[in-house]
Order: sequence, then structure tokens, then C1' cells
RNA sequence: UCCUGAAAAAGGCAAACCAUCUGAAAGGAUGGGACACAAAGCCAUCGGCCUACACCUCGGAGUCCGGGAUAGGGUUGCCUGG
Repeated sequence: UCCUGAAAAAGGCAAACCAUCUGAAAGGAUGGGACACAAAGCCAUCGGCCUACACCUCGGAGUCCGGGAUAGGGUUGCCUGG
């Protein structure tokens, strides 16, 4: 210096935390905010983990308190699978 990459890239997403809303809770939504993610896009199919209002059960008591079991709840930023 030439060719190719290259009809490329120059972007996506958003943890903790804060505010508001929502839920019995786990959690979720919106906004702010950036931990991280070559996929951290979507789906609750196989597992794991989290929660337990209600139903059931036990104890004490009066319509309540506490314990146990339990997912039709949740988590895709735990995993498998699509």
C1' cells in the first nucleotide's frame, strides 16, 4: 500500500438499593439506578429452591394464638427442555 473481515460494529438487557402501586406471603409492575450477562429474549415442560391466605391436622384457648403438613402461588439473573 492492497485485499478480506465488512451489505459488519457503532448496540441490547438491567442486580443490589430507592420511590410508588400491588399481593396473605414469596414475589410482581412502573420509574430511577448499574452489579453483571455473548446471550440474562419468550415459555413453568423436568427438577431445585422460596412462600402458605384458604382447606386439613395437633395443642392451648373462645371465634383467637401457636405448631405441622400442603401449591391451584412464585422464581427463566438456579437448572433441564422447547